[in-house]
Context: one part of a larger RNA
RNA sequence: GGACGAACUCUGGCGGCGUGCCUAACACAUGCAAGUCGAGCGGUAACGCGGGCGAACUUCGGUUUGCCUGGCGACGAGCGGCGGACGGGUGAGUAACGCGUGGAUAACCUACCCAUCAGACCGGGAUAACCUCGGGAAGCUGGGGCUAAUACCGGAUACGGACACCUUUACACAAGUAGAGGUGUUGAAAGGAGAGAUCCGCUGAUGGAUGGGUCCGCGUCCCAUUAGCUAGUUGGUAGGGUAAUGGCCUACCAAGGCGACGAUGGGUAGCCGGCCUGAGAGGGUGACCGGCCACACUGGGACUGAGACACGGCCCAGACUCCUACGGGAGGCAGCAGUGGGGAAUAUUCCGCAAUGGGCGAAAGCCUGACGGAGCGACGCCGCGUGAGGGAAGAAGGCCUUCGGGUUGUAAACCUCUGUUCUGUGGGAAGAAUUAAAUGACGGUACCACAGGAGCAAGCCCCGGCUAACUACGUGCCAGCAGCCGCGGUAAUACGUAGGGGGCGAGCGUUGUCC
Numbered sequence: 001g002g003a004c005g006a007a008c009u010c011u012g013g014c015g016g017c018g019u020g021c022c023u024a025a026c027a028c029a030u031g032c033a034a035g036u037c038g039a040g041c042g043g044u045a046a047c048g049c050g051g052g053c054g055a056a057c058u059u060c061g062g063u064u065u066g067c068c069u070g071g072c073g074a075c076g077a078g079c080g081g082c083g084g085a086c087g088g089g090u091g092a093g094u095a096a097c098g099c100g101u102g103g104a105u106a107a108c109c110u111a112c113c114c115a116u117c118a119g120a121c122c123g124g125g126a127u128a129a130c131c132u133c134g135g136g137a138a139g140c141u142g143g144g145g146c147u148a149a150u151a152c153c154g155g156a157u158a159c160g161g162a163c164a165c166c167u168u169u170a171c172a173c174a175a176g177u178a179g180a181g182g183u184g185u186u187g188a189a190a191g192g193a194g195a196g197a198u199c200c201g202c203u204g205a206u207g208g209a210u211g212g213g214u215c216c217g218c219g220u221c222c223c224a225u226u227a228g229c230u231a232g233u234u235g236g237u238a239g240g241g242u243a244a245u246g247g248c249c250u251a252c253c254a255a256g257g258c259g260a261c262g263a264u265g266g267g268u269a270g271c272c273g274g275c276c277u278g279a280g281a282g283g284g285u286g287a288c289c290g291g292c293c294a295c296a297c298u299g300g301g302a303c304u305g306a307g308a309c310a311c312g313g314c315c316c317a318g319a320c321u322c323c324u325a326c327g328g329g330a331g332g333c334a335g336c337a338g339u340g341g342g343g344a345a346u347a348u349u350c351c352g353c354a355a356u357g358g359g360c361g362a363a364a365g366c367c368u369g370a371c372g373g374a375g376c377g378a379c380g381c382c383g384c385g386u387g388a389g390g391g392a393a394g395a396a397g398g399c400c401u402u403c404g405g406g407u408u409g410u411a412a413a414c415c416u417c418u419g420u421u422c423u424g425u426g427g428g429a430a431g432a433a434u435u436a437a438a439u440g441a442c443g444g445u446a447c448c449a450c451a452g453g454a455g456c457a458a459g460c461c462c463c464g465g466c467u468a469a470c471u472a473c474g475u476g477c478c479a480g481c482a483g484c485c486g487c488g489g490u491a492a493u494a495c496g497u498a499g500g501g502g503g504c505g506a507g508c509g510u511u512g513u514c515c
C1' cells in the first nucleotide's frame, strides 16, 4: 500500500447492486417450511345443487320449513398410488480414495423419461373406513360384524428373460465376457376416463438417457521433544452376504502385513472451483455463489423403497424439556422468521406464488419460508448531492502583531440564476408466457410532466521527523501524548485549548487478521 462476512469511537443526505451469528453442532415459546391424486377404491362427516314426501303461508307465479335421498358439484377421515432420498440448513466429525485430477468396472444398480419388441386370460380370500361392544388420565388401543380397489393371493400363457447342462463362434488383462443353437426347470400383468375416436396407466424384455455404487495411479497441514505399529492383523481355501469386488463377515490353514520414501501416535482441519495479495514464483484463505463430502439432540439399529440406514419417518438406549389420574406418555429450528444465552459483533415472528424451478394430478389446480420481492444495518462497492455565477485593495467578529498591519477572505452579506435532491399534483411501465382471454407480490415502485423552494443535507483525522500541514495561550517530568525515534522538569510547532493550515470526505480514524 492492498484486502475484509469485520468490530469500536465520532459523524451521517439519497439511490443502485451486493452482503449480514466468524462466538454456544448452546437451549428453544409460537407460526409456517411436503404434499398431492375422487380420471385407483369403498364411501358421505361438512358445504352447495338437484330429486321425493309432508307442513305453513300464498297475489296460485311461488316462498319458507321438516324429513328422506351420494343423483350431481365436491370432499373431512380411511384403503391405495406417486412424492416425502429432491429442494433448504450446518461444518460437529473426518488427514480419509473424504476431496481434486486422471482412469477402471470383463465386479454393479438406476423410479420417473425416450425408443423398440411382445403381452394383459381365468379365478380367490381378506382388510381399513363404517357399525358395534369394551380398555385407558392421555398418547392411544382390544374384541365382534360388513365391504371395495390400479391393495393382496392362486392358476394359465412366455416373443424375449432367469437358472442348470450340452454344442459352438468371437473376444479378453486372470477369474471370464458377448453371441448362436439345443434340452430341462422357472417366473408377469390392472385397470381408469370418454358418446366415441382415443387418451392415461399395467406386465415381460432390450437399448438409451440421467443419476449413482465400488476400485485404482498421482496430489492433499503441523509435531520425531511420537519409532516402532498390527490378531481379522497379512494372505490362502470354502462358504455367507451385497446390486456388485473385497478379511465385508464366518470356519479352517499359513505367518504374514506396515514403517526414517516417516508407519503408529498426538495436534489441527470439511475438500475444491475460487477469493486476497504479489511483476511473477509464491504466500494466505475456503464467507457469499457453484461442485463434492459429512451431519441432523447424543449413541446404536434396522424397516420401507428404484434410491435412505432417512433433518421436519420408525425402534432401542442416554441427557434435557414438558404433560400425567404416577400406571405412563410427548418433543428435537445445523429449514424461514423469532426468543433466551454466549459474544466486540451479525437483520423482519414481513408480502407473494405474478415470474423461475420442484412434487402430485389427464387437466383445472393444490402445495412450495425453494424462489421472487419488500424491511432493517454506511457492513462493502459504485453513483449523486449538500448549490452555480457575480461580489472589496477587502465589512463586522475571531486570531496573530514589530501596533504599521497581517490573516480568516470572494469567504460572508448582497445581486442574478439553477432545481440534481426534496415536497405536492397529474400520468405511469417492462418484467406475462399463450391460438385467444384472464393472470404482477414487488407497486401506483421505476420513469415522465408540472408547480413550489437555496430552502432539510459535513464531518472525521492530522500538523516534531518518518509525513503534507504553525502560531498564541495554559500546563510545568504534573496533567498527558506515543506506530518507531521519542516529547513534557517555566517561552513545548510533540500535552490541553484557540486561530490558522494539511489530508480524506458521507464518511473518517482506531483495533484485529492476511499478503
Base pairs, nucleotide, nucleotide: 001515002514003513004512006511007510008509010507013384014383015382016381017380018379019377020376021342026340027339028338030337031336032335035082036081037080040079041078043075044074047073048072049071050069051068052067053066054065055064056063057062089295090294091293098220099219100218101217102216103215104214105213108212109211113208114207115206116205117204118203119202121155122154123153124152130145131144132143133142134141135140161186162185163184164183165182166181167180168179169178170177171176191200192199193198221267222266223265228258229257230256233255234254235253236252237251238250239249240248270292271291272290273289274285275284276283277282297318298317299316300315301314320331321330322329323328348374350373351372352371356370357368358367359366360365387417388416389415390414397408398407399406400405422452423451424450425449426448427447431442459504460503461502462501463500464485465484466483470499471498472497473496474495480487481486
This is a predicted structure of a 515-nucleotide part of an RNA (small-subunit ribosomal RNA, 5' domain) from an uncultured bacterium. The RNAcentral record of the full RNA draws on ENA and SILVA. The coordinates come from a structure-prediction model, not an experiment, and the mean pLDDT is 85.